[in-house]
RNA sequence: UGAUCAUCCAGAGCGGUCGAGGGACGGGCCCGUUGACGCCGCGGCAACCAGUGAGCCCGCCAGCUGGCGGGAAACAUGGUGCCAAUGCCCGAGACGAUGAGGA
Numbered sequence: 001u002g003a004u005c006a007u008c009c010a011g012a013g014c015g016g017u018c019g020a021g022g023g024a025c026g027g028g029c030c031c032g033u034u035g036a037c038g039c040c041g042c043g044g045c046a047a048c049c050a051g052u053g054a055g056c057c058c059g060c061c062a063g064c065u066g067g068c069g070g071g072a073a074a075c076a077u078g079g080u081g082c083c084a085a086u087g088c089c090c091g092a093g094a095c096g097a098u099g100a101g102g103a
Stems, first nucleotide, its partner, number of pairs: 001103001004100005013042005021031003025091004043083003048079003051075002056071006087095001
């Protein structure tokens, strides 16, 4: 970078810095010099992936309570992500974002 699959009406903000735009695109509607967006620090949310998983459930083996495999709950350690508004709304659809495995 392009393709595949999954998810996108839940949830979670303070401080510093910068200084005019930002919310992907068109239209709308918002946010923003009472300092937005971005960046940095700290904090938090969530549970996609990895990990852990006593006990529980299922299967197989063995046969007296054990081995192996799988699963769900749970945890939040690691890798990401996210923390205005339903992906802000409508529209387009070969749209966007994030994750996972792979090329």